A computed fold for an 87-nucleotide RNA from a Bacillota bacterium, annotated as c-di-GMP-I riboswitch aptamer. The source organism's lineage runs through Bacteria, Bacillati and Bacillota. The model forms 90% of the base pairs in the Rfam consensus.
Parts: sequence; C1' cells; structure tokens
RNA sequence: AAAAUAAUCGGGCAUAGCUGUGGAAACACAGUGGCGCAAAGCUACAGGGGCUUCGGUGUUCAGACGCCAUGCCAGCCAGCUGCAAGA
Repeated sequence: AAAAUAAUCGGGCAUAGCUGUGGAAACACAGUGGCGCAAAGCUACAGGGGCUUCGGUGUUCAGACGCCAUGCCAGCCAGCUGCAAGA
C1' cells in the first nucleotide's frame, strides 16, 4: 500500500402481553412493554405463501361445515433501496 473480514462506539426498529379506538374478523393505530432484528427500511398491482369470511355460494330440516377476497399479514419466502466500520 492492497485485499479479505466486520469487532466496537454512536444510534435505529420493536415481539408477546396489557389499556384505549376502529373493524364482521384477520388485523391496524396510539400508549405501555421489550422477545428479538445488520435491513424487523419500503413494496400486498414483480412474484410466491399464509390469515380472516361481513358478503357470495354449495351442503343441511336448521345449525355446524366446505369453497371464494374486494379485506389483512412483508417480524414467512421474496423484489427494491440504504448507514457506520477498528484490530
């Protein structure tokens, strides 16, 4: 000097639970909380997968039940983008 690696510091996001609000629900938002995350940033119309079923439809004496998202989940896979970095 180059290459490889990526500790640490400063920080970031924030599970479940609980409270309130919205919603048929999944779930979302706010507060609290902190399980974890080097992308736990963005994207649900790049794609896959999953959840719910107001409503529709089939079955049924009826009900339960089955199927379908226009609803929801990216902290399931994935696509796109991005910060710092010593020995």